RNA sequence: GGGUCCUUAGCUCAGUGGCGAGAGCGCAUCCUUGACGUGGAUGAGGUCGGUGGUUCGAGUCCACCAGGACCCA
Numbered sequence: 001g002g003g004u005c006c007u008u009a010g011c012u013c014a015g016u017g018g019c020g021a022g023a024g025c026g027c028a029u030c031c032u033u034g035a036c037g038u039g040g041a042u043g044a045g046g047u048c049g050g051u052g053g054u055u056c057g058a059g060u061c062c063a064c065c066a067g068g069a070c071c072c073a
Base pairs, nucleotide, nucleotide: 001072002071003070004069005068006067007066010025011024012023013022018056027043028042029041030040031039049065050064051063052062053061
């Protein structure tokens, strides 16, 4: 230098145009226990990497930018 893929909650990841954005783990509170753990209930936590564009509608499609992984040279 050329190419492919990835970026969504603290972590690991679902979600291929109609949703009021989700799961597991973790975290907080409560119940249970003599206590801890286990178990149960409830809850907090996200500008979906950024900027534009397409569309009635974008996490999802397109362009560029940023970061990361891999392949080729």